[in-house]
RNA sequence: GCGGCUGUGGCGAAAUGGUUAACGCGUCUGUUUCCGGAACAGAAGAUUGUGGGUUCGAGUCCCAUCAGCCGCU
Repeated sequence: GCGGCUGUGGCGAAAUGGUUAACGCGUCUGUUUCCGGAACAGAAGAUUGUGGGUUCGAGUCCCAUCAGCCGCU
């Protein structure tokens, strides 16, 4: 330099172009407990790497770009 794959809450991870982006772990609050843990109830936390485009509608399709990984030269 060329090609491919991946990128979604703190972490993991789902979502056929269509309602309010699941779920698990973690965090916070409450119940319980002498305290903690466990259990149970509830809550917060995402502009889906970034910037454009297509579309009535984009996490999903297209273009560019950034980061990581793999291969080729």